A computed fold for a 473-nucleotide part of an RNA from a bacterium, annotated as small-subunit ribosomal RNA, 5' domain. It matches the Rfam family "Bacterial small subunit ribosomal RNA". The sequence was found in a public genome assembly.
[in-house]
Context: one part of a larger RNA
């Protein structure tokens, strides 16, 4: 020099576009942050506005955050074979009979509450039986087993099976991927084999038995640190450093361990135990998890609103109309950064006053102010005003927002400061001080003529920023 998610110290007109808890993966009051179908059902309220509960279907495994741990169960890159796949496309074929039940209600009881316990009635695309099947599945190739569900209205949505493909995943393998040997030996489900389990699927993945191997200075095993990549900075380049933001993969969700549902989780706001903390209690017992937006304590050198709309993208559900979305889209704070703009242009010598400095003549701020003229970027106010809005049917619909953006008035108006001036390094004098106070990046100044200390005048450099600290190259 050039960077930064920076802080701090002075200062601070404006817009546009990013960006902001790097520290205690500490503790969290409060509010939101995941629902939707009545065209699958039963029911209450109450009336022709529909609203509610309950079963019942999808979805809730995504989005969102965070980087605790992880040095290999991750990642990247390039393979490979022993699987899976709601939702979607595509082709075949099917859709027959039939129970029995249980929620919401009623009725009765326990409890402070959280909740729960008994009777009764009651319905489904919610359970079950049976039949009927081959492109299914097993097979000893004789055979055996599994299936379905309506609906609203005349065209459609859908249910089973079965293949095929998209898409997404699990699984294997090669290379690559930080320090450290003041860590040298490590291993017994270790290594390999049979047979069995058990998975969607291979596999010591588990178990039985069998043999006794498998890794290692090309650095095992141990310790320490870290999420990995696209990327970023810097550098002529090779490299060096990072890994915020925004995309991709991993993990993790007080902390710890389990599985249930389900296509798909061992599940951030789902369930169980089990600790820790915190909160309710009528002391028997309950109840909860911001590493979603906000916002608060702490702790810090230090990081924002308890905002606004589903108009727009996409997402979930629905036939649909639409509902919902702290995803997102928008505002608000912060000169944190970058980019722009402006803070006036032009004339003007009695070189005015004032200040500073003199050798007292003078110099010098300085065309600099005054003072005349001009202009309106900006700013104020007034009026006018957008795209972002799109075909499903016409209507209707924009949080931002009267915002950008246009005209017109008023009037130079409403807007400059920080650092430095011994050298390296652009800029110098007077006073104070008197090895004092103090400066300092290094060299070094200061002990009475300091261009180095503090004050003032100048004047040199950057500029709404300048400085200083830290960190990389």
């Nucleotide at each position: 020099g050039g960077a930064u998610g920076a802080a701090c110290g002075c200062u601070g007109g404006c817009g546009g576009c990013g960006u902001g808890g790097a520290u205690a993966a500490g503790g969290c009051a409060u509010g939101c942050a995941a629902g939707u179908c009545g065209a699958g059902a039963g029911g209450g309220u109450u009336u022709a506005g529909a609203c509610c509960c309950u079963c019942g279907g999808c979805g809730a495994a995504c989005u969102g955050g965070u980087u605790a741990g992880u040095a290999a169960u991750a990642c990247a890159u390039a393979g490979g074979a022993a699987c899976g796949u709601a939702c979607c496309u595509c082709a075949a074929a099917g859709u027959c009979a039939g129970g029995g039940a249980u929620a919401a209600c009623c009725c009765a009881g326990a409890g402070a509450a959280a909740u729960c316990u008994g009777g009764g009635a009651u319905a489904a695309u919610a359970c079950c039986u049976g039949a009927u099947a081959g492109u299914c599945u097993c097979u000893u190739c004789g055979g055996a087993g599994u299936a379905a569900a309506g609906a609203u209205u005349u065209a459609u949505c859908g249910c089973u099976u079965u293949g095929a493909g998209a898409u997404c995943g699990g699984c294997c393998u090669a290379u690559g991927u930080c320090c450290u040997a003041u860590c040298a030996g490590c291993u017994u489900g270790u290594u390999g084999g049979u047979g069995a389990g058990g998975u969607a699927a291979u596999g010591g993945c588990u178990c039985a038995c069998c043999a006794a191997g498998g890794c290692u200075a090309u650095g095992a095993c141990g310790g320490g640190u870290a999420g990995g990549g696209g990327a970023c900075g810097u550098g002529a380049g090779a490299g060096c450093g990072u890994g915020a933001c925004c995309c991709c993969c991993a993990a993790c969700a007080u902390u710890g361990g389990c599985a249930c549902u389900g296509a798909g989780a061992c599940a951030c706001u789902g369930g169980c135990c089990a600790a820790a903390c915190a909160c309710c209690u009528a002391c028997g017992g309950g109840u909860g998890g911001c590493u979603g937006c906000a916002g608060u304590c702490g702790a810090g050198a230090a990081u924002a609103u308890u905002c606004g709309a589903c108009a727009a993208u996409g997402c979930a559900c629905g036939a649909a109309a639409g509902u919902g979305g702290g995803a997102u889209c928008g505002a608000g704070c912060g000169a944190c950064g970058c980019c722009g703009c402006g803070u006036g242009c032009g004339g003007g010598a009695u070189g005015a006053a004032g200040g500073c400095c003199u050798u007292c003549g003078g110099g010098u701020u300085g065309u600099a102010a005054a003072c005349c003229g001009c202009u309106u970027u900006u700013a104020u106010a007034a009026g006018g005003g957008a795209a972002g809005a799109a075909u499903u049917u016409a209507g209707a619909u924009g949080a931002c927002u009267g915002u950008a953006c246009c005209u017109u008035a008023u009037g130079a108006a409403u807007a400059a400061g920080g650092a430095g001036u011994u050298g390296c390094u652009a800029a110098c004098u007077a006073c104070g001080u008197g090895c004092c106070a103090g400066c300092a990046g290094c060299a070094g100044c200061g002990g009475u003529a300091a261009u180095a200390c503090g004050u003032a005048g100048a004047c040199u450099c950057c500029a709404a920023g300048c400085g200083u600290u830290a960190u990389c190259c």
Record summary:
Model confidence (mean pLDDT): 86 of 100.